């Protein structure tokens, strides 16, 4: 110096202003606002990953007369949405215009309220240990 391991911190929270209807809606209607991580010419819409959700298996806990319930891990599945014009060597990423999308449970029907909720992908740093 490099790599492996260990540890710490961050990621970890962005968003219905104003108005309408109604007994009741930040949920409906008009309108407003928001955008995880890595890659690539700077990306919510490209490619990949994470989260959410589902199934199976294993292990632990727990209930019943019996079927079960629940937690963790592993594996598999699921996983939304963009076009046109311009600049340029190069952009579905920049500029201009017009669009579109957003799990589950609760509640007057929710991307934005409340909840399961903790974390993860990943980023930065420390290191006295191993190669």
């Nucleotide at each position: 110096g490099u790599u492996c391991g260990u540890c710490u911190u961050c990621a970890g929270g962005g968003g219905c202003a104003g108005g309408g209807u109604g007994a009741a809606a930040u949920u409906c209607c008009c309108g407003a606002c928001c955008g995880g991580u890595g890659g690539u010419a700077u990306a919510g819409u490209c490619c990949a990953c994470g989260a959410c959700c589902u199934a199976u298996u294993u292990u632990g806990a727990u209930a019943u007369g019996a079927u079960g319930u629940u937690a963790a891990a592993a594996u598999a599945g699921c996983u939304g949405a963009a076009u046109u014009g311009g600049u340029g060597a190069g952009a579905u990423u920049c500029c201009a215009a017009u669009a579109c999308c957003g799990a589950c449970a609760g509640u007057a029907a929710a991307g934005u309220c409340u909840g399961g909720a903790u974390a993860a992908a990943g980023a930065a740093g420390a290191u006295a240990g191993g190669g």

FMN riboswitch aptamer (RFN element) from Enterococcus rivorum, 131 nucleotides, folded computationally. It matches the Rfam family "FMN riboswitch aptamer (RFN element)". Rfam links the family to the GO term FMN binding. Rfam's curators write: The RFN element is a highly conserved domain that is found frequently in the 5'-untranslated regions of prokaryotic mRNAs that encode for flavin mononucleotide (FMN) biosynthesis and transport proteins. The sequence is in RNAcentral, with records from Rfam and Ribocentre. NCBI's taxonomy places the organism under Bacteria, Bacillati, Lactobacillales, Enterococcaceae, Enterococcus.